[in-house]
Context: one part of a larger RNA
Molecule: large-subunit ribosomal RNA, domain III
Organism: Shewanella gelidimarina
């Protein structure tokens, strides 16, 4: 140079009352202002204590801090059903023996690993200063193993079936949400005017269970045969006969019905319970108890469910495991196996907190980057774009 540039988005503050040595910034209340396909809520990676209290301001915060993601101490993360372990494989890895290499090695059968994929089961309300589909409460659900009873050909690491999939376009049938009317409680204007065709607020309610509809898809059940399904097989597959509606042209075929199968969403229950605007009583002013009305229709409507469906196209779209069947070796008065009722059991990890961000990655409390869910009102095609609800924030001079 110089007490000069700067103090990191031009979303914006002002008042009042507290603490307090000390308020522009910190706590409460009144206002104003900004975001609302987000600058709001939830994860999943990363982070690991940042979470809650109490309590202090030296250093950290581009100023001050009483305050804090700062020091300092005590507290928190509760699960059969959410996720990981565990069962099952894909790419790819590892790889007994083997093959190859001068060794190091390299390749690779069986196998073994390996999720970003299959694959049993829980919901709503409550409660903490900090957890909750986890705890209470209330109603539900899977699975294993052990006993009893009943009745029975059981049995695999083999074989079939199912799990099991592509892209695009269409119409349809519904849900959630919305919005209105209706019923509930409550209100009545220092006026220009407001007892009205007026205002404000609330009308919520799951899984499970019964029942099986809109829609989907399909001949069905015997019996006889059988060079295939590496050996068998009652199982699949081929074949062939008889039976079971109507039409159409005898069959074939194709419509439509019945059946079987699946398959949203409705209806009852779940619930004589929960919640619930308010009102009334304490209160340290944060709460805390008790009590509690209405709780119905009707419209619009999804990008979500029916749906891995339907049409349709060529580039022709994982695998194995559980699961249902079948026998093989064996067992066959046992063992096992289905059903029903009983009693037991379901360990182990993770669970606070941030998550488009002041807690990740960027040297920083950095105008930059981060994957997935939800996404509500008025105008609109519309998640564009204004302005607003819940919520959140005015970006540390």
């Nucleotide at each position: 140079g110089a007490g000069u540039a700067a103090c990191g988005a031009u979303a914006a503050a002002g008042g009042g009352a507290g603490u307090g040595a000390a308020a522009a910034a910190c706590u409460c209340c009144c206002u104003c202002g900004c975001c609302g396909a987000a600058a709001g809520a939830c994860c999943a990676a990363g982070g690991g204590u940042u979470c809650c209290u109490g309590u202090c301001c030296a250093a950290u915060g581009u100023u001050a801090a009483u305050c804090a993601g700062g020091g300092c101490a005590g507290g928190g993360u509760g699960a059969g059903u959410c996720g990981a372990c565990u069962c099952c494989u894909a790419a790819g890895g590892c790889g007994a023996g083997g093959c190859c290499g001068a060794a190091a090695g390299g390749c690779g059968u069986a196998g073994u690993c390996g999720a970003u994929g299959g694959g049993a089961a829980a919901c709503a309300g409550g409660u903490u200063a900090a957890u909750a589909u986890u705890c209470c409460u209330g109603u539900a659900c899977u699975u294993c193993u052990g006993c009893u009873a009943a009745c029975u050909g059981c049995g695999a690491u083999g074989g079939a079936g199912a799990g099991a999939c592509g892209g695009a376009g269409a119409a349809g049938g519904c849900u959630a949400g919305g919005c209105u009317a209706g019923c509930g409680c409550g209100g009545c204007g220092u006026u220009g005017g407001u007892u009205g065709u007026c205002c404000g607020c609330g009308u919520u309610u799951a899984a499970g269970g019964u029942u099986g509809u809109a829609g989907g898809u399909u001949g069905u059940a015997u019996u006889c045969u059988u060079a295939g399904g590496c050996a068998a097989a009652u199982c699949c597959g081929g074949g062939a006969a008889u039976a079971c509606g109507c039409a159409u042209u005898u069959a074939a075929u194709u419509g439509c019905a019945a059946g079987a199968c699946u398959g949203a969403g409705g209806a009852c229950u779940g619930a004589u319970g929960a919640c619930g605007a308010g009102u009334c009583a304490c209160u340290a002013a944060g709460g805390u108890g008790a009590u509690g009305a209405a709780g119905u229709a009707g419209u619009u409507g999804a990008u979500g469910c029916c749906a891995u469906g339907c049409u349709u196209c060529c580039a022709g779209g994982a695998a194995a495991a559980u699961c249902u069947u079948c026998u093989a070796a064996g067992c066959u008065u046992c063992a096992g196996g289905u059903u029903a009722g009983u009693a037991g059991g379901a360990a182990u990890c993770g669970u606070a907190c941030c998550c488009c961000a002041a807690a990740c990655c960027g040297a920083c409390a950095c105008a930059g980057g981060u994957g997935g869910u939800u996404g509500g009102g008025u105008a609109g095609a519309g998640a564009a774009u204004a302005c607003c609800a819940a919520g959140g924030c005015g970006c540390u001079u």